[in-house]
RNA sequence: GGGGCAGGCCGGAUGGCUGCGGGCGCCGCACGGCGUCCGAGGAAAGUCCGGACACCACAGGGCAGGACGCCGGGGAAAUCCCGGGCGGCGAAAGCCGACGGAAAGUGGAACAGAGAGGAGACCGCCCACGGGCGACCGUGGGUAAGGGUGAAACGGUGGGGUAAGAGCCCACCAGCGUCCGUGGUAACACGGGCGGCUCGCUAAACCCCGUUCGGUGCAAGGCGAAACAGGUCCCGCUGACGCGGCCCGCCGAGGGACCGGGUACGCCGCAAGAGCCGUCGGGCAACCGGCGGCCCAGAUGGAUGGCCAUCCUCGACAGAAUCCGGCUUACAGGCCUGCUAAGGGA
Numbered sequence: 001g002g003g004g005c006a007g008g009c010c011g012g013a014u015g016g017c018u019g020c021g022g023g024c025g026c027c028g029c030a031c032g033g034c035g036u037c038c039g040a041g042g043a044a045a046g047u048c049c050g051g052a053c054a055c056c057a058c059a060g061g062g063c064a065g066g067a068c069g070c071c072g073g074g075g076a077a078a079u080c081c082c083g084g085g086c087g088g089c090g091a092a093a094g095c096c097g098a099c100g101g102a103a104a105g106u107g108g109a110a111c112a113g114a115g116a117g118g119a120g121a122c123c124g125c126c127c128a129c130g131g132g133c134g135a136c137c138g139u140g141g142g143u144a145a146g147g148g149u150g151a152a153a154c155g156g157u158g159g160g161g162u163a164a165g166a167g168c169c170c171a172c173c174a175g176c177g178u179c180c181g182u183g184g185u186a187a188c189a190c191g192g193g194c195g196g197c198u199c200g201c202u203a204a205a206c207c208c209c210g211u212u213c214g215g216u217g218c219a220a221g222g223c224g225a226a227a228c229a230g231g232u233c234c235c236g237c238u239g240a241c242g243c244g245g246c247c248c249g250c251c252g253a254g255g256g257a258c259c260g261g262g263u264a265c266g267c268c269g270c271a272a273g274a275g276c277c278g279u280c281g282g283g284c285a286a287c288c289g290g291c292g293g294c295c296c297a298g299a300u301g302g303a304u305g306g307c308c309a310u311c312c313u314c315g316a317c318a319g320a321a322u323c324c325g326g327c328u329u330a331c332a333g334g335c336c337u338g339c340u341a342a343g344g345g346a
Base pairs, nucleotide, nucleotide: 003340004339005338006337007336008335009334010333012311013310014309015308016307017306018305020039021038022037023036024035025034026033027032041317045328046327048326049325050324051323052322053217054216055215056214065213066212067211068210069209070084071083072082073081074080085099086097087096088095089094100208101207105206106205107202108201122147123146124143125142126141127140128139129138130137131136155173156172157171158170159169160168174198176195177194178193179192180191181190182189183188221268222267223266224265230259231258232257233256234255235254242250243249275294276293277292278291279290280289281288282287312315
């Protein structure tokens, strides 16, 4: 210097004029004006998860349905984050994984192939019988070592054994089950003993096991004002409704469901929060704690725009609508840091 990998940041700048939304102050209030301050994002997006908040429902248990599924930690929670284990990929840095169960049951596996699972015999090998002078052929049987098909064919290597073969027997290895030891909080790893000799793949296929889950979303919901037309049914002075969920007690006349009719104005919710920045401390980290500083959009036909000047590398994806934490997706270009392997130079 270039290649690869990981993480973080920015995503036109400055000045002037002007427009729009909002807060505060003043002009006595309103209207309006003046001054001052603030005014989109890393994803405001998809609405896929989780919560806050609000209303409705709710004794308890069950069925159905959904989500999730290695271990430890973090976090309000999560299909989130961090660290670790295991498996896969890569030469490495590193990346990816819904990562419980396939010796409960059901299903699936294109094409090829004899056979796709408690299978199978196409070529081959072997035996018997028959035929042939013979090479060999036919029939019946045995076999699965070798060949062939396939993504995948019922452990691998060697020896014994046999007519030929085969975990048929044996040794070692792999795998499975089980017991023990060592390390680790654990998942798990390493080592050793024993066992029967092998039980294939697929569960983001049905399913089984375990854990967990009430519904609707700020047009929630509350208050005020305006407008309108009532009807049916049920409960209630033998005490409804309400008073803290229930009992007791208190209170004392209305309450509830459905249908029909009317309205579309204002205020709250609604912007100080699981907040942001800096610094110090703890922790490998996620994160937590202390101290200091800051106030950072709030509309309801819905604001955040336009023009000019200068400059540059000529500017991507895209814009709030109750709020917050995540995930996912889109993104021109630029900057910084660390790591990895090979090469070059001193």
Source information: A computed fold for a 346-nucleotide RNA from a Thermoleophilia bacterium, annotated as Bacterial RNase P class A. A source record names the gene rnpB. RNAcentral holds the sequence, with entries from ENA. It matches the Rfam family "Bacterial RNase P class A". By type it is a ribozyme. Model confidence (mean pLDDT): 79 of 100.